Predicted 3D model of a 71-nucleotide RNA (transfer RNA) from a Candidatus Giovannonibacteria bacterium.
The sequence was found in a public genome assembly.
The coordinates come from a structure-prediction model, not an experiment, and the mean pLDDT is 85.
Rfam family: tRNA. The family's RNA type in Rfam is transfer RNA.
RNA sequence: GGGCCUGUAGUUAAGUGGCAUAACGGCGCAUUCGCAUUGCGCAAGCGGGGGUUCGAUUCCCCCCAGGUCCA
Numbered sequence: 001g002g003g004c005c006u007g008u009a010g011u012u013a014a015g016u017g018g019c020a021u022a023a024c025g026g027c028g029c030a031u032u033c034g035c036a037u038u039g040c041g042c043a044a045g046c047g048g049g050g051g052u053u054c055g056a057u058u059c060c061c062c063c064c065a066g067g068u069c070c071a
Stems, first nucleotide, its partner, number of pairs: 001070007010024004018054001026042005047063005
């Protein structure tokens, strides 16, 4: 320098054009003498920019970061 893959919540993942989902973790309440467990509830996210579209996490282009292969 070139090819390919990946980027979604604090963490790990799902999500092939219209409400973004779960687990763990966090916070609150209940339970307990207290802690843990358990139950209920709450907060928290689509790497950045541009394009296509009525509408983009999703499709296209560029950039950034990580991984991998070639030179």